[in-house]
RNA sequence: GCCGAUGUAGUUUAGCGGUAAAACGUCGCCAUGGUAAGGCGAAGACCUCGGGUUCGAUUCCCGACAUCGGCU
Repeated sequence: GCCGAUGUAGUUUAGCGGUAAAACGUCGCCAUGGUAAGGCGAAGACCUCGGGUUCGAUUCCCGACAUCGGCU
C1' cells in the first nucleotide's frame, strides 16, 4: 500500500427498515442468627463519527476513525 471482518449498557452478546433485548455485574427490598446462594424490583446504551436513500435507519449505501485478520 491492497483486501476482508467487526464497532450496540461496566462486560459478553442478540436485534436484517417502525423510537433497542438478554445474561453477568451494580443498587434496593425480601429472606437468614449472619454470609453466600435464592426470590422480587430498579437504574444503566438514543447503537463509533459524518453524509446519503427512505414517511421512517442500530439495520441499506458512501466516506472517515478504531480494533482484529490476511496479502504484498
A computed fold for a 72-nucleotide RNA from a Candidatus Microgenomates bacterium, annotated as transfer RNA. The prediction has a mean pLDDT of 83. Its Rfam family is "tRNA". The family's RNA type in Rfam is transfer RNA. Rfam links the family to the GO term triplet codon-amino acid adaptor activity. The organism belongs to Candidatus Microgenomatota, within Bacteria.